About this RNA: The prediction has a mean pLDDT of 76. Predicted 3D model of a 101-nucleotide RNA (THF (Tetrahydrofolate) riboswitch aptamer). Its Rfam family is "THF (Tetrahydrofolate) riboswitch aptamer". Its family is annotated with tetrahydrofolate metabolic process in the Gene Ontology. Rfam's curators write: Tetrahydrofolate (THF) riboswitch was first reported for Ames et al. as an RNA motif in 5' untranslated (5'-UTR)regions of folate transport and biosynthesis genes in Firmicutes genomes. Of the family's consensus pairs, 82% are formed in the model.
[in-house]
């Protein structure tokens, strides 16, 4: 000086647990506002996550105990955490790191 390469967050799937709703919150959707993360260092979006607001859409319930408040079981929910497992994985720029030249 060229080329190639490693490595994170995290995100989706699966399975076990443990929980919420089922009297609809949740989940998904449109948009508006904040806010944080984003390979070892600095920059950083029209991406990502997450909260708040708004708006549309929109659902499965049976049985058992009990005076009754309710408490239990089996469903149901594009429902939440958490644990394993599996895939995917820095938007792009600079510099480093390794190997080869």
């Nucleotide at each position: 000086u060229a080329c190639a390469g490693a490595g994170u967050a995290a995100a989706a799937g699966u399975a076990u647990g443990a929980g919420c709703g089922u009297c609809a919150a949740g989940u998904g959707c449109a948009c508006c506002g904040a806010a944080c993360a984003c390979g070892g260092g600095g920059a950083g979006u029209u991406g990502g996550u997450u909260c708040g607001a708004u708006g549309a859409c929109g659902a499965a319930a049976a049985g058992a105990u009990a005076c009754a408040a309710a408490u239990c079981u089996u469903g149901c929910g594009g429902u939440u955490c958490a644990u394993a497992u599996u895939u995917u994985g820095c938007a792009u720029c600079c510099c480093g790191c390794u190997g080869u030249u």